């Protein structure tokens, strides 16, 4: 100097499941918001689990002391849109929202 993935903004697109039952409270009131237990549900904030592989330790084997190789077993790390549902979520409308794109931006790191 350039480019990448990650980062911060911004712009887009972006699923799933209760108009459920009681109970409070507001209100322009006989139904509408909110919330608070239940029960039912749903995965894509966020958290949590772990496969293979890798390190370590011990035991066997391999002419086998020690390196190395290979089997077993313990331990310990170890991704996700998988699992769990602890948090959130659950008509339209808003919100939210994992990833995916476009544009900017900053610094550290690789080459």
């Nucleotide at each position: 100097a350039c480019a990448c993935a990650g980062c911060c903004g911004u712009c887009u697109g972006g699923a799933g499941a209760g108009c459920c039952g009681c109970c409070c409270u507001g209100c322009c009131a006989u139904g509408c918001a909110g919330g608070g237990c239940g029960c039912a549900c749903c995965g894509a904030a966020g958290g949590a689990g772990c496969a293979a592989g890798c390190a370590c330790c011990g035991c066997g084997c391999g002419a086998g002391g020690a390196c190395c190789g290979c089997g077993c077993g313990g331990c310990g790390u170890g991704a996700a849109u998988c699992u769990c549902u602890c948090a959130g979520g659950u008509a339209c409308c808003g919100a939210g929202g994992a990833c995916a794109g476009g544009g900017g931006g900053a610094g550290c790191g690789g080459c």
Model confidence (mean pLDDT): 78 of 100.
This is a predicted structure of a 111-nucleotide RNA (Glycine riboswitch aptamer) from Acidovorax sp. MR-S7.
The model forms 90% of the base pairs in the Rfam consensus.
The RNAcentral record of the sequence draws on Rfam and Ribocentre.
The same sequence occurs in records of 2 taxa.
Rfam family: Glycine riboswitch aptamer. About the family: This family represents the bacterial glycine riboswitch.
The source organism's lineage runs through Bacteria, Pseudomonadota, Betaproteobacteria, Burkholderiales and Acidovorax.